Predicted 3D model of RNase P RNA and transfer RNA as a complex of 453 nucleotides.
It holds a member of the Rfam family "Bacterial RNase P class A".
Its mean pLDDT, the model's own confidence on a scale to 100, is 79.
RNA sequence: UCGAGAGGACUAGGCAAUCGCCGGUGGCUGACGCCGCGGGAGGAAAGUCCGAGCUCCACAGGGCAGGGUGCCGGGUAAUUCCCGGUCGGGGCGACCCGGAGGAAAGUGCAACAGAGAGUAGACCGCCGCGUGGUGAGAGCCACGAGGUAAGGGUGAAAGGGUGCGGUAAGAGCGCACCGGCGCCCCCGGUGACGGGGGUGGCCAGGCAAACCCCACUUGGAGCAAGACCAAACAGGGAGUGUUUGAGGGCGGCCCGUCCGAGACUCCCGGGUAGGUUGCUUGAGGCCACAGGUAACUGUGGUCCUAGACGAAUGAUUGCCACCCGCGCUCGGAGAGAUCCGGCGAGGGCACAAGACUCGGCUUACUGGCCUCUCGAGCCG
RNA sequence: GGGGCUGUAGCUCAACUGGGAGAGCGCUAGAAUGGCAUUCUAGAGGUCGUGGGUUCGAGUCCCAUCAGCUCCA
Numbered sequence: 001u002c003g004a005g006a007g008g009a010c011u012a013g014g015c016a017a018u019c020g021c022c023g024g025u026g027g028c029u030g031a032c033g034c035c036g037c038g039g040g041a042g043g044a045a046a047g048u049c050c051g052a053g054c055u056c057c058a059c060a061g062g063g064c065a066g067g068g069u070g071c072c073g074g075g076u077a078a079u080u081c082c083c084g085g086u087c088g089g090g091g092c093g094a095c096c097c098g099g100a101g102g103a104a105a106g107u108g109c110a111a112c113a114g115a116g117a118g119u120a121g122a123c124c125g126c127c128g129c130g131u132g133g134u135g136a137g138a139g140c141c142a143c144g145a146g147g148u149a150a151g152g153g154u155g156a157a158a159g160g161g162u163g164c165g166g167u168a169a170g171a172g173c174g175c176a177c178c179g180g181c182g183c184c185c186c187c188g189g190u191g192a193c194g195g196g197g198g199u200g201g202c203c204a205g206g207c208a209a210a211c212c213c214c215a216c217u218u219g220g221a222g223c224a225a226g227a228c229c230a231a232a233c234a235g236g237g238a239g240u241g242u243u244u245g246a247g248g249g250c251g252g253c254c255c256g257u258c259c260g261a262g263a264c265u266c267c268c269g270g271g272u273a274g275g276u277u278g279c280u281u282g283a284g285g286c287c288a289c290a291g292g293u294a295a296c297u298g299u300g301g302u303c304c305u306a307g308a309c310g311a312a313u314g315a316u317u318g319c320c321a322c323c324c325g326c327g328c329u330c331g332g333a334g335a336g337a338u339c340c341g342g343c344g345a346g347g348g349c350a351c352a353a354g355a356c357u358c359g360g361c362u363u364a365c366u367g368g369c370c371u372c373u374c375g376a377g378c379c380g
Numbered sequence: 381g382g383g384g385c386u387g388u389a390g391c392u393c394a395a396c397u398g399g400g401a402g403a404g405c406g407c408u409a410g411a412a413u414g415g416c417a418u419u420c421u422a423g424a425g426g427u428c429g430u431g432g433g434u435u436c437g438a439g440u441c442c443c444a445u446c447a448g449c450u451c452c453a
Base pairs, nucleotide, nucleotide: 001376002375003374004373005372006371007370008369010367013320014319015318016317017316018315019314021040022039024037025036026035027034028033042351046362047361049360050359051358052357053356054222055221056220057219066218067217068216069215070214071085072084073083074082075081086100087098088097089096090095101213102212106211107210108207109206123152124151125148126147127146129144130143131142132141133140134139160178161177162176163175164174165173179203180202181200182199183198184197185196186195187194188193226277227276228275229274235268236267237266238265239264240263247259248258249257250256284303285302286301287300288299289298290297291296322348323347324346326344327343328342330341331340332339333338381452382451383450384449385448386447387446390405391404392403393402399436407423408422409421410420411419429445430444431443432442433441
């Protein structure tokens, strides 16, 4: 210098002007409203994938079914999250990824190809035997019934590997070494596991994000939860009123006329519309010290303002800032390639927005900054 | 707030227990007819919504994500 890996903190443009939006609070007004002051989204507020708080319902005890989780240890209110480790895989490396229990409990699946696809298998090949043919003979050829998993071929996968012995040819058939697995023992580790020794020819394949088995775990609903207040209509009770007429119709009023106790007043319970509450100070943030590898925890100090319910936090203009490529008879460095800076016109400036509240995860997305590490090349 | 379903050819839909992606309509070409329609024959046409994983192998199984539809309070 180029390429790459890990981690961290941050921003989500700023200022001004004009026009607006929603709560709070103070003042004015008879009221509608008007004026002043102060406040008003996020790193993911999102998806709703997990876990809790809170609230209501259910609940003797035990079991089954169903769901979830699945290496080990720790953290936490809790988790499928986080931290540290083990093992496996990838990368030259820094480092990254892992849904990582059981396939010697059982059932099942494996297209096509291939002789055979899971208590293996005889297509070619190899081997000896029998019969026939041929040949002087050795032998060769054809057929038949067998043996054989060394070699070929098929396949994603063909039932340990190499060598020696053995054999008609072969084969863990026997042996040596290597690999795997089971059992036993020793050492290290809290543990997953690692290291070593012995032993058994045991060689047992893949798939459980197929059924399943094992271990652990698991009530249901959600702020439209729930609590309080409480119109109208209907219901219940008491009273008033009944030819001395409540109330209603005849488009407003009076008279008149018609209808006629289903009217009026008060009270009651449950409770709808509606209102209030739940509602935002919380497993909260920041700083320091201490413990811990870390996640995190403890102690002390300090800070805090959406709470609106179809729901506000916006728009326009100007200047500045940031990013991108392009241009310049601009400046500087350098041998050069090129790099740094300046100027000009232009383009870009995201994803998305509360709705009871937290802790995680996942997904979307603009831009620079800092720290550490690895690889390659060059220079000293 | 809480559930469910769907996405495959231009359109409407299949694909069983994971194994060579199909049907009807439409389209193109040919035949038949004096010509058109009907009919017959042949053919083209596919990111299986997207990305990743499990598996020898994925439209199908699992996870994430996008779009649409629908139910309950």